[in-house]
Description
Predicted 3D model of a 69-nucleotide RNA (transfer RNA) from a marine eukaryotic metagenome. Its Rfam family is "tRNA". Rfam describes the family as follows. Transfer RNA (tRNA) molecules are approximately 80 nucleotides in length. By type it is a transfer RNA. The coordinates come from a structure-prediction model, not an experiment, and the mean pLDDT is 83.

RNA sequence: CGGAAUAGCUCAGUUGGUAGAGCACCGCAUUCGUAACGCGUAGGUCAGUGGUUCGAUUCCACUUUCCGG
Numbered sequence: 001c002g003g004a005a006u007a008g009c010u011c012a013g014u015u016g017g018u019a020g021a022g023c024a025c026c027g028c029a030u031u032c033g034u035a036a037c038g039c040g041u042a043g044g045u046c047a048g049u050g051g052u053u054c055g056a057u058u059c060c061a062c063u064u065u066c067c068g069g
Stems, first nucleotide, its partner, number of pairs: 001068005008023004017054001026040003047063005
């Protein structure tokens, strides 16, 4: 100097307008039973503090941690 931080994990989320997927967990169904497959529920202070705005995960400043130069 540049990039990243969003669910337990891996990640989406573009011109600012109520936050999503896959996997995992749990429940149901199936099976003699387990796994697999199918269906469904739940799970989030969007790293933190301020600023701009009617409204910020999104824009701006600073701080913290990680990666690269």